[in-house]
RNA sequence: ACCGACAAAGGCAAACUAUCCGUGAGGGUAGGACGCAAAGCCAUGGAUCACCCGAGGGUGACAGCCAGGCUACCGAAG
Numbered sequence: 001a002c003c004g005a006c007a008a009a010g011g012c013a014a015a016c017u018a019u020c021c022g023u024g025a026g027g028g029u030a031g032g033a034c035g036c037a038a039a040g041c042c043a044u045g046g047a048u049c050a051c052c053c054g055a056g057g058g059u060g061a062c063a064g065c066c067a068g069g070c071u072a073c074c075g076a077a078g
Stems, first nucleotide, its partner, number of pairs: 002078001003075002011036002016031006034064001040070003044067003048061005
C1' cells in the first nucleotide's frame, strides 16, 4: 500500500412519523434504524426523476443507482 475481521473505539442513517421550505423531483430539522468500510465530500460522464418548452432543447433533483475525482478513523489474517 492493497485488503477489511463474529476485533476495539467511534461514525452515518433507509422506510416511516412530525414540522418547515420548494410548482415539483426533492431538501432542512427532530424522532426512528433498513442497512453502510467511505452511506465522508464533489453533479465530471451515464442512468433515473421533476418542471418549463418555440419540441430543438433548457433549468433543476439525486452522492444510499453505476462509473470518475479528492480526502479520511482503526488494524487481525493474507
The RNA shown here (c-di-GMP-I-GGC riboswitch aptamer) has 78 nucleotides and comes from a Deltaproteobacteria bacterium. Rfam family: c-di-GMP-I-GGC riboswitch aptamer. Gene Ontology term of the family: cyclic-di-GMP binding. Rfam 15.1 lists 1,298 matches to the family in 717 species. Of the family's consensus pairs, 95% are formed in the model. The coordinates come from a structure-prediction model, not an experiment, and the mean pLDDT is 89. It was read from a public genome assembly, where an Rfam model found it.